[in-house]
């Protein structure tokens, strides 16, 4: 310095153009003497920055940031 990957709720992760979602976790009721488990609801993203493309972008293109791995 090149080149491959990844980046999406507190955490792990899915969404290859058309309502942003699981699971945990966290909150409020249930249920229990009480606690865990269970049910049943709720809050909580401007989808790493920014610009393009398109009627419409988390997706598609470009720069750029931060991380991982491989090469000099």
């Nucleotide at each position: 310095u090149g080149c491959g990957g990844a980046g999406u709720a507190g955490a792990g992760c899915a969404g290859u153009g058309g309502c942003a979602g699981c699971u945990c976790a966290c909150c409020a009721g249930g249920c229990u003497c009480a606690u865990a488990a269970c049910c049943u609801g709720g809050g909580g993203g401007u989808c790493g920055u920014g610009a393009g493309u398109u009627c419409g972008a988390a997706u598609c293109u470009c720069a750029c940031c931060u991380c991982c791995g491989c090469a000099a």
Annotation:
This is a predicted structure of a 72-nucleotide RNA (transfer RNA) from a bacterium. It matches the Rfam family "tRNA". The family's RNA type in Rfam is transfer RNA. Its family is annotated with triplet codon-amino acid adaptor activity in the Gene Ontology. Rfam's curators write: Transfer RNA (tRNA) molecules are approximately 80 nucleotides in length. The prediction has a mean pLDDT of 86.